[in-house]
Context: one part of a larger RNA
RNA sequence: CGUACACGGGGGAUGCCUAGGCAGUCAGAGGCGAAGAAGGGCGUGCUACUCUGCGAAAAGCGUUGGCGAGCUGAGAAGGGGCGAUUGAGCUAACGAUAUCCGAAUGGGGCAACCCACCAUUUUAUGAUGGUAUCACUGUUUGAAUAAAAUAGGGCGGUGAGGCGAACCUGGGGAACUGAAACAUCUCAGUACCCAGAGGAAAAGAAAUCAAAAGAGAUUCUCUGAGUAGUGGCGAGCGAAAGGGGAAUAGCCCAGUGUCUGUAUGUGAUUAAAUUAUAGGGGAAUGGUUUGGGAAAGCCAGCAAUAGAGGGUGAUAGCCCCGUACCUGAAAUAGUUUAAUGAUUUGGACACGAAGAGUAGGGCGGGACACGAGAAAUCCUGUUUGAAGAAGGGGGGACCAUCCUCCAAGGCUAAAUACUCCUGACUGACCGAUAGUGAACUAGUACCGUGAGGGAAAGGCGAAAAGAACCCCGGGAGGGGAGUGAAAUAGAACCUGAAACCGUGUACGU
Numbered sequence: 001c002g003u004a005c006a007c008g009g010g011g012g013a014u015g016c017c018u019a020g021g022c023a024g025u026c027a028g029a030g031g032c033g034a035a036g037a038a039g040g041g042c043g044u045g046c047u048a049c050u051c052u053g054c055g056a057a058a059a060g061c062g063u064u065g066g067c068g069a070g071c072u073g074a075g076a077a078g079g080g081g082c083g084a085u086u087g088a089g090c091u092a093a094c095g096a097u098a099u100c101c102g103a104a105u106g107g108g109g110c111a112a113c114c115c116a117c118c119a120u121u122u123u124a125u126g127a128u129g130g131u132a133u134c135a136c137u138g139u140u141u142g143a144a145u146a147a148a149a150u151a152g153g154g155c156g157g158u159g160a161g162g163c164g165a166a167c168c169u170g171g172g173g174a175a176c177u178g179a180a181a182c183a184u185c186u187c188a189g190u191a192c193c194c195a196g197a198g199g200a201a202a203a204g205a206a207a208u209c210a211a212a213a214g215a216g217a218u219u220c221u222c223u224g225a226g227u228a229g230u231g232g233c234g235a236g237c238g239a240a241a242g243g244g245g246a247a248u249a250g251c252c253c254a255g256u257g258u259c260u261g262u263a264u265g266u267g268a269u270u271a272a273a274u275u276a277u278a279g280g281g282g283a284a285u286g287g288u289u290u291g292g293g294a295a296a297g298c299c300a301g302c303a304a305u306a307g308a309g310g311g312u313g314a315u316a317g318c319c320c321c322g323u324a325c326c327u328g329a330a331a332u333a334g335u336u337u338a339a340u341g342a343u344u345u346g347g348a349c350a351c352g353a354a355g356a357g358u359a360g361g362g363c364g365g366g367a368c369a370c371g372a373g374a375a376a377u378c379c380u381g382u383u384u385g386a387a388g389a390a391g392g393g394g395g396g397a398c399c400a401u402c403c404u405c406c407a408a409g410g411c412u413a414a415a416u417a418c419u420c421c422u423g424a425c426u427g428a429c430c431g432a433u434a435g436u437g438a439a440c441u442a443g444u445a446c447c448g449u450g451a452g453g454g455a456a457a458g459g460c461g462a463a464a465a466g467a468a469c470c471c472c473g474g475g476a477g478g479g480g481a482g483u484g485a486a487a488u489a490g491a492a493c494c495u496g497a498a499a500c501c502g503u504g505u506a507c508g509u
Stems, first nucleotide, its partner, number of pairs: 001508009015494001016459002020430002022427007029419002031163002039101003042055003046078001049075003061095007070082003106115003116131006133160009167198001168196005178185001182232001208215002219246005229237002250411003253355001255351006265343002268340010279327003285300005301318002309321003360384008370396001391406005446453002466493001469480004
C1' cells in the first nucleotide's frame, strides 16, 4: 500500500412525520376613505430584542350579553401582582381613545419634519376648533359701458379627490412571431397606457330575422361548423339563420280632453319570521395478559339520528375534545312578509302626435368572419342633404313585385364573468432540493445608486424527567454517577445511505 471482515468518524440521502402550501366544491361578502383609508414611522410591558396587540386613555378603557376559576399574548423563563358572587380573565356586539406621516387638505418639505394665521378660552411658549383645491349650488358684491347685464370678488352649503386581486365598459394601441425570406396579411384590437363603473358590468324590448311558412327584447350555452364564406385564394381568418337548453319582464318621455282614484316605484317607522355575529345540552366499558406505556390480544358488556375528525405513553364508537340531534342573543346587521305614514304617479276612452343638419349621397377611413371586392349593413373626419305614415327603412350591387319593420329619445331583474377576502368541507394534490419565493426572525438576511433581484434554514423525548454530585482539562471536550423503555435519543439531539477519513484483526506484497 492492497484485499476481506469488524468497529468507528464524517456526511445528511432515505423512511416516517407536519406546523405550511396547492387545487377545488358549497355558501357568504364583494368594498375601504376628509367621521382621514390602504400602507407605514415612532412609541407602548416589571422588558434588552423580535413577533403579536394597542395608541400619550397605548398587550389596553366603558356598556351590554356569553363562558368562567383561574389569569397576567408568543419566543420565555423569572419576579411581582390580579381574581373566585364586590367575578379576574377569555369571548361576541356596540361605544370611547386613536401620536406622526400618508389623498394629506393652513404654508413649506429631503414622508413620519419645519413654520404660521384666525376664533374661543378661568393667562397663554398652553388648550380646543378652524384655515387646501376643484365642481355644483345659494347668497352678497360688482367693472370695462349711461342703465341693465356679463366677467370677476366675498361668504355659506353639498359633493369629489386616494387605495383595492380579478372580472366589465369605453378612449388610445405595439412588436417579437407566423407566412419556413418579406411589404398586404398574421400575431391582435392581444400586451400595455388612460378614463369610468358595479357586485357584477355590458346588452336589451326590432326601422330584427325569415322566405311564401313563419318567428317575436337581451345575455349565456350545446349544435349548426371548421360549414357558408373570406384570404399575397398564401399563412391563415371564420360567421349567421335554424334547432336543443339556462333564464325570462316588460316599460316610459317627446300631449290635450273626459272619466276613474293610489293600483307603480323608492326611502322611513313599527311588528313578526328567519339568518349572521358569542354559546348551551349531548349516549355508551370493565377485567385480564404482554409491555416503559394499552387504545393491542383474550374474556365479558353497553350505546348508536352519534363508526366525520383530532388527541391521549402503540391501533379507542363507549378516556378527552368533538360528532348526530336538540337548543340559544342583552346588542348590532342582513333578508322576507305585513301594517302605518311620506313621496312619486296608475288605469280606460277619444282626438292627436310619433325624435333633422337626421336618413341618404360624394371623398377618406374604420367596424362587420367579409383584405374595395359585384359589397349590401353599421360608425363618421370632410362636403352635401330628403320625405313626413297616400310616408320611410330593410330583405347582401341594382330594379320591379311581394314580405317585413318604424331610425334619428330613454329605463329595465334573471340566466353570464371574476375572487384581494370570510366560513364549512373535499382531494388516485405536495410532504422540507417537494409544496407558495417564504412550514422557521421571509419579501427577512444579503446584493444593487436605483428600478429591481432575492436566499438558506423543520423533527431530543410520552414527559425536560435537559444530566445534581465526583474526576481529567484554562476551556472545549470527555469519563463516572443519575434520568429515561432507549442517551450510538444528550441538546452539533428521530432514522442515519453514499462519497471521503480512520482503528483493530487476518492475509498478500
Source information:
Large-subunit ribosomal RNA, domain I from Candidatus Symbiodolus clandestinus, 509 nucleotides, folded computationally. Model confidence (mean pLDDT): 87 of 100. RNAcentral holds the full RNA, with entries from ENA. The organism belongs to Candidatus Symbiodolus, within Bacteria. It matches the Rfam family "Bacterial large subunit ribosomal RNA".